[in-house]
This is a predicted structure of a 73-nucleotide RNA (transfer RNA) from a Bacteroidota bacterium. Lineage of the source: Bacteria > Pseudomonadati > Bacteroidota. The sequence is in RNAcentral, with records from ENA. Rfam family: tRNA. Rfam's curators write: Transfer RNA (tRNA) molecules are approximately 80 nucleotides in length.

RNA sequence: ACGGGCGUAGCUCAAUUGGUAGAGUAGUGGUCUCCAAAACCAUUGGUUGCAGGUUCGAGCCCUGCCGCCCGUG
Numbered sequence: 001a002c003g004g005g006c007g008u009a010g011c012u013c014a015a016u017u018g019g020u021a022g023a024g025u026a027g028u029g030g031u032c033u034c035c036a037a038a039a040c041c042a043u044u045g046g047u048u049g050c051a052g053g054u055u056c057g058a059g060c061c062c063u064g065c066c067g068c069c070c071g072u073g
Stems, first nucleotide, its partner, number of pairs: 001072007010025004019056001027043005049065005
């Protein structure tokens, strides 16, 4: 330099063919316990990497850029 993949909650990842952004874990509070852990219940947390475009509507489609990984030379 070229080709491919990935980027979503603190972390690991979902989200059917474009139609209300979710789970686990972590955090916080509670139940339980002599205390703690475990377990159970409730709850907080998001500019979907950045900037544009298409559309009534974009995490999803298109363009450019940034970052990471793999490959070719």